Background:
Model confidence (mean pLDDT): 81 of 100. SAM riboswitch aptamer (S box leader) from a Flavobacteriales bacterium, 114 nucleotides, folded computationally. The organism belongs to Flavobacteriales, within Bacteria.
């Protein structure tokens, strides 16, 4: 690289270095950016996918235990901290039109596998 699966309308930024790009890819649009982009580092935060002690509840058992949860928590492992995955592209439905809704594709992230 790949396979399976869950989620993606919420949330959360300062400093140092750096010096022109960035928003995944292609196209179109629309944005962010010298009042400093990408990237690296430090610190802080968000969140609750995995993990974990205690707690709460339920079940089982009843000697201890054990199992589970739209619970609680936030120890550790990831992840994330402009805009819905920034929007559209393919299909279907509605609409006079602008557009709206649903699905798909793609991508990202977690967990498991390989």
């Nucleotide at each position: 690289a790949g396979c399976u699966u869950a989620u993606u309308g919420a949330g959360a930024a300062a400093g140092a270095c750096g010096g022109a790009g960035g928003g995944a890819u292609a196209a179109g649009g629309c944005c962010c950016g010298a009042u400093g982009a990408a990237g690296u580092c430090u610190u802080g935060g968000c969140a609750a996918c995995c993990u974990g002690a205690a707690c709460g509840c339920a079940c089982c058992a009843u000697u201890u235990c054990g199992u589970g949860c739209u619970g609680c928590c936030g120890u550790g492992g990831u992840g994330c901290c402009a805009a819905u995955u920034c929007c559209u592209u393919c299909c279907c439905g509605c609409c006079a039109a602008c557009g709206c809704g649903g699905g798909g594709u793609u991508a990202a992230u977690g967990a498991g596998c390989a």